Predicted 3D model of a 72-nucleotide RNA (transfer RNA) from a bacterium. RNAcentral holds the sequence, with entries from ENA. The coordinates come from a structure-prediction model, not an experiment, and the mean pLDDT is 83. It matches the Rfam family "tRNA". By type it is a transfer RNA.
RNA sequence: AGGGACGUAGGUUAAUGGCAAAACCGCUCGGCUCCAACCCGAGAAAUGGGGGUUCAAGUCCUCCCGUCCUUG
Numbered sequence: 001a002g003g004g005a006c007g008u009a010g011g012u013u014a015a016u017g018g019c020a021a022a023a024c025c026g027c028u029c030g031g032c033u034c035c036a037a038c039c040c041g042a043g044a045a046a047u048g049g050g051g052g053u054u055c056a057a058g059u060c061c062u063c064c065c066g067u068c069c070u071u072g
Stems, first nucleotide, its partner, number of pairs: 001071007010025004018055001027043005048064005
């Protein structure tokens, strides 16, 4: 330099172009307890960035950024 794959809560994964973006672990608060742990209940937290297509984009196209694989 060329080609390919990927990028979603703090972490790991979901989500047929159609919703209110879901789950597990973790975190916070409350309950339970003599206290704590377990357990139960509630809550906060995310689509890498720009542009485009579409009535509608996490999803399709494109450029950039980043990670990984690969060719020389």